[in-house]
Molecule: small-subunit ribosomal RNA
Organism: uncultured prokaryote
RNA sequence: AGAGUUUGAUCAUGGCUCAGCGCGAACGCUGGCGGCAUGGCUAAAACAUGCAAGUCGAACGAGAACCCCGCAAGGGGGUAGAGCGGCGAAAGGGCGAGUAAUGCGUUUCUAUGUACCCUAAGGCGAGGGAUAGCCCAGGGAAACUUGGAGUAAUACCUCAUGUGGCCUCCGGAUCAAAGGCUUGUGCUGCCUUGGGAGCAGAGAACGUCCUAUCAGGUUGUUGGUGAGGUAACGGCUCACCAAGCCUAAGACGGGUAGCGGGUGUGAGAGCAUGACCCGCCGCAUCGGGACUGAGACACUGCCCGGACUCCUACGGGAGGCUGCAGUAACGAAUCUUCCGCAAUGCGCGAAAGCGUGACGGAGCAAUGCCGCGUGCAGGAUGAAGCUUUUCGGAGUGUAAACUGCUGUCAGGGGCUAGCAACACAAUGAUCAGACCCAAAGGAAGGGCCGGCUAACUUCGUGCCAGCAGCCGCGGUAAUACGAAGGGCCCGAGCGUUGCGCGGAAUCACUGGGCUUAAAGCGUACGCAGGCGGACCUGCAGGCGUUUUGUGAAAGCCCUCGGCUCAACCGGGGAAUUGCUUGGUGAACUGCACGUCUUGAGGCAAGUAGAGGUGGUCGGAACGAUAGGUGGAGCGGUGAUAUGCUUAGAUAUCUAUCGGAACGCCAAAGGAGAAGUCAGGCCACUGGGCCUGUUCUGACGCUGAGGCACGAAAGCGUGGGUAGCGAACGGGAUUAGAUACCCCGGUAGUCCACGCCGUAAAACGAUGCGCACUAGGUCGGGGAGGUUUGACGCCCUCCCGGCCGAAGCAAAAGUGUUAAGUGCGCCGCCUGGGGAGUACGGUCGCAAGGCUAAAACUCAAAGGAAUUGACGGGGGCUCACACAAGCGGUGGAGCAUGUGGCUUAAUUCGAAGCAACGCGAAGAACCUUAUCCAGGGUUUGACAUGUAUGGAUUAGCUCUCAGAAAGAGUAAGUUGCCCUUUGGGUGAAACGUGCACAGGUGCUGCAUGGCUGUCGUCAGCUCGUGCUGUGAAGUGUCGGGUUAAGUCCCUUAACGAGCGAAACCCCUAUCUUUAGUUGCCAGCGAGUAAUGUCGGGGACUCUAGAGAGACUGCCGGUGUUAAACCGGAGGAAGGUGGGGAUGACGUCAAGUCCUCAUGGCCUUUAUGCCCUGGGCUGCACACGUGCUACAAUGCGGCGUACAGAGCGAAGCAAUAUCGUAAGGUGGAGCAAAUCGCACAAAGCGCCGCUCAGUUCGGAUUGUGGUCUGCAACUCGACCACAUGAAGCUGGAAUCGCUAGUAAUCGCGUAUCAGCUACGACGCGGUGAAUACGUUCCUGAGCCUUGUACACACCGCCCGUCAAGUCAUGGAAGCCGGUAGUGCCCGAAGUGGCCCUGAAUCAAGGGUCCCUACGGCAAGAUCGGUGACUAGGACUAAGUCGUAACAAGGUA
Repeated sequence: AGAGUUUGAUCAUGGCUCAGCGCGAACGCUGGCGGCAUGGCUAAAACAUGCAAGUCGAACGAGAACCCCGCAAGGGGGUAGAGCGGCGAAAGGGCGAGUAAUGCGUUUCUAUGUACCCUAAGGCGAGGGAUAGCCCAGGGAAACUUGGAGUAAUACCUCAUGUGGCCUCCGGAUCAAAGGCUUGUGCUGCCUUGGGAGCAGAGAACGUCCUAUCAGGUUGUUGGUGAGGUAACGGCUCACCAAGCCUAAGACGGGUAGCGGGUGUGAGAGCAUGACCCGCCGCAUCGGGACUGAGACACUGCCCGGACUCCUACGGGAGGCUGCAGUAACGAAUCUUCCGCAAUGCGCGAAAGCGUGACGGAGCAAUGCCGCGUGCAGGAUGAAGCUUUUCGGAGUGUAAACUGCUGUCAGGGGCUAGCAACACAAUGAUCAGACCCAAAGGAAGGGCCGGCUAACUUCGUGCCAGCAGCCGCGGUAAUACGAAGGGCCCGAGCGUUGCGCGGAAUCACUGGGCUUAAAGCGUACGCAGGCGGACCUGCAGGCGUUUUGUGAAAGCCCUCGGCUCAACCGGGGAAUUGCUUGGUGAACUGCACGUCUUGAGGCAAGUAGAGGUGGUCGGAACGAUAGGUGGAGCGGUGAUAUGCUUAGAUAUCUAUCGGAACGCCAAAGGAGAAGUCAGGCCACUGGGCCUGUUCUGACGCUGAGGCACGAAAGCGUGGGUAGCGAACGGGAUUAGAUACCCCGGUAGUCCACGCCGUAAAACGAUGCGCACUAGGUCGGGGAGGUUUGACGCCCUCCCGGCCGAAGCAAAAGUGUUAAGUGCGCCGCCUGGGGAGUACGGUCGCAAGGCUAAAACUCAAAGGAAUUGACGGGGGCUCACACAAGCGGUGGAGCAUGUGGCUUAAUUCGAAGCAACGCGAAGAACCUUAUCCAGGGUUUGACAUGUAUGGAUUAGCUCUCAGAAAGAGUAAGUUGCCCUUUGGGUGAAACGUGCACAGGUGCUGCAUGGCUGUCGUCAGCUCGUGCUGUGAAGUGUCGGGUUAAGUCCCUUAACGAGCGAAACCCCUAUCUUUAGUUGCCAGCGAGUAAUGUCGGGGACUCUAGAGAGACUGCCGGUGUUAAACCGGAGGAAGGUGGGGAUGACGUCAAGUCCUCAUGGCCUUUAUGCCCUGGGCUGCACACGUGCUACAAUGCGGCGUACAGAGCGAAGCAAUAUCGUAAGGUGGAGCAAAUCGCACAAAGCGCCGCUCAGUUCGGAUUGUGGUCUGCAACUCGACCACAUGAAGCUGGAAUCGCUAGUAAUCGCGUAUCAGCUACGACGCGGUGAAUACGUUCCUGAGCCUUGUACACACCGCCCGUCAAGUCAUGGAAGCCGGUAGUGCCCGAAGUGGCCCUGAAUCAAGGGUCCCUACGGCAAGAUCGGUGACUAGGACUAAGUCGUAACAAGGUA
């Protein structure tokens, strides 16, 4: 000190979340020792038991037990207990319910009191009568109590004295006392009165939480006079008088809360907090009350009332742990019914001493802080185990084992400093120190490892189980779940949860904002308040400086010291930023007096204007009415229809009436505070600007509340109503159309008066005022200068716009009309939703307005800009995209593929273009796939290794059963070595067993490779530089041009790469070389004929090498360019034609069934072998083709001309047989030689004459041929016979721009054969049309909008339906709180009366006040409530399509 998270990316805004520190904590796992602290935060709910306040015999009498004397009676001494008396019990200890001020804190003030203590002065004389205890007699269960007798005092009373006090009319009046102890006139106590200290009481100022959805409160209230009361002032109380007092600087009310020193956090300012310790206050079961006393309205006193608990003999009594322990309860949660008065302190006492749950200690709890330990050193190219692995290894890891050493803590023993001080003596609850002993022995865990955030692998799991602080992980390769290994961080702890501060400048004083992110009131006027021009003088409130007192101690900080260190503790200092006292300064501010003119205002002379209000007048248009002309439609729309019209519309002319709005001028124009204001004129009236040698003299700015104005719609009353026009009716559109369009039409729109008081975007989304900070230009109003005037030019003041420097801003932008730089004042904001909603209040006739939450929920919502993509946005351009043409498809039959259906199976894949004559360039068996039925087989049909066996084997032949596979039987045979039989050996093979093979099984969404498509479209990028905060941009845009990001020009860009082009192949022309198997012009030979032969290289051709075409030349256009147009030459002209060649990328496109491959699955089966079937199944639908429908044709006969291929398990000639398919046969040919092989359309002649035909050939029958083991399912071909549909094909749709379409045949691959009409090639004949780019489709570039980015097959809204959650309303029901009125009225103080009597005390009665209780009407807060309302959330519900593009009606 920051980080994560909104986006495809960016910047800014903004919330959420994390890392830090802390705690009286709790929970989970774990747990060795010690020191010092801390420990009921919840029920101020209830409490068993014990203890927590006594002491004094030196105030007093008496005195059991006991001791002494005595025979006894009795006497003396005397302990305990009780009593009288004194002091204490008001302290100490606990708790925080109440309390927002009777409190607390700071600073002050005084009308007061004060036992014990200190100090000073004085006094202490004389008397008296009682009463407890005790004794006697009673009552009662008890608590307790009654009567009698009788006793003492430092208890009580009287008199005296009066230093002195108090009262006073200054004469006077009044007020005391106590003794005790003692050898000691010694000690102590007592009385009166001063003073002091400390303590206490009272007052003042300032400070002290939230709420205005609490705005008015108050009747002893505010003040006065008098009286009472108090220690004392005072409405403290009472009587009378007056009517005040408090309040927006927040009264009154409501909620919450003890306050401070301090504590936590923070850089600080702050924020939060008030455990432990200290000070103050309050309380003591709840409420009330007084008594005693120096002091109380009294925690362990009294009286009364209530609740609760206990005892009881039922008549009555007792009690108060918020003291220390402890119990039970509550709760996430908090300890021992311990020891001791040894220390410190307090009470009493002369003292010894007694008492003390204050206190000193111990116990329990890792609750916290601090310290220590669980060992230290050595020890391997590194054990085992575990994990991992690419199988080589690596990690755990010097870690362990092992060797050596040490002795902290715990343990055992043992000596005794210290806390310890008291005249001596005595006294230690508890803790603790030195020393000795033994043994590595007794002592390590927790969390985390996707990013933030330090730390990674394997397995399991498979959107399951689970994790999660935020973002988010998990749907078969999870570093995010669970486990293991490893690692990281802390360590007797570690994590989690909760709470506080921080980070958060995220409430901003320090230190934020408001054009568009949340945020300027719609606008003005203006009270309070805040702020305020220049100069002089004074004052000293603020301010500065100095000073006085205070700011308790503890704590924090510094320093020194004490416990071995530390925590902890002690001494000293500093600090305590505050308040206060006195002085001083006078700049600023304030105040007072005076002065000034520049702020502000007035006056005078002018001036512009849709400023406002009222009245009056006008023309155009429109509608209506009446009349004329006229005669069939009009109107309306994308197209219709409703509507109007022969009862005469529309159109047109004339006249009259009506209401509303004011064309042109007119503008970026003007006016106004805003809303708003527009025909002309008149009247009244507000404001502005300019000019002036004019006046006043700060009179100013802003403005919470307040008050006024305030579009449209709406409301009330009364008018008015031409046009327009919510609602409504009708017509269209549509799936629907409660809309958009059309025909009508009521409120309303208009006027007067009164409400409403809002805007939706009341907007410049920009509060008002003042000052300062470059300019340029345009418009409006005024003044001046240039000798006068117009024009022009210059200057100046005000208003309204545009462009721009600096600056500012997240950017867009803004920029003297600031969103710049400052000052003053006001308003407003603090994540999105819920919600501008609910409740409450207030305003309104209503509609509704103003004010304004919470629960709950989300991890975002939102701004500006960027790159894409998209648009039923725009511009430019291209393409057989359309158009112009030619021929097809869609109709028929058949072929073929697909869907569907069927089936035991009809194997699988391909799915818009870019699946569908596709994989398949050949399914009868095979192919072929567990696709189906059946039969078999299990180391396997195939590969490698290993162990073992033995000569069993392979191949061939034979036999039996079988559909075959396979199984069984029999015979025979082999390599090498030693070799005589024979033995050994093991290569191959075989059997058995183990590893393994195998899989067209799954995943193309795990992949490689290959391919399709956009698209042969012209694009896609990079380096450096520059611009921008950045994403990015520029380059690649613009102007031309091109088939092209092709080239040129311009240019903050300059270059480059992948693409385009070129290079490559074929083809078109020529040259040259070569001349067989090709060719044959000339020469020769020969034949029935043929380059057949000799020969030739001329030609064609073949196939090598070259040439040629480059906008090179000419003219024009163009920017002097690129280029284009035309022309010449040329076989070919602007890429000559064709091919190969496919950028960055897109489609999770296709393929795991070509192949390869991760993972998963299978292993007597999903492998392998075999037989048969299926892939050919057929109501139907679609795609692609073939053949046709005919005369530009068909048939017959005759006849001509190709190219490219193929051929040995082959092509096959001549010949011959057959009508033919084909058969027989076999010359020749591994092929420029031989063969397939006749090319067909064409040409010539003949027939057919428009018909279901001499068109068309499906279908079917019969007979054949060929291939093959085999043509039933299921082949092709031939012949004869049969002769279906079909007469040019609806909506729709395809191909093609030249050697193209169309048309004609030929060949090849696959292949035994063939369902080929397919595919791939080859040549023959050989057109038409293109004006053009509006439209359809696709594409490229530029631009625009966007709420899209999985990118329009996008996004997204509302109702309804389902579930869950919280909230509002609601007839009521239940409870709490604080008061008001009335009734009752305990105890008690006080007043009065009576009794008492010598007086007091006491008793009785009564009055006032009053706790509790009761009654009544309300207020307020909360709970609950049938039903109801909206809201939020929830993978795949319903209906539509509202918004985002011109979102299809902005």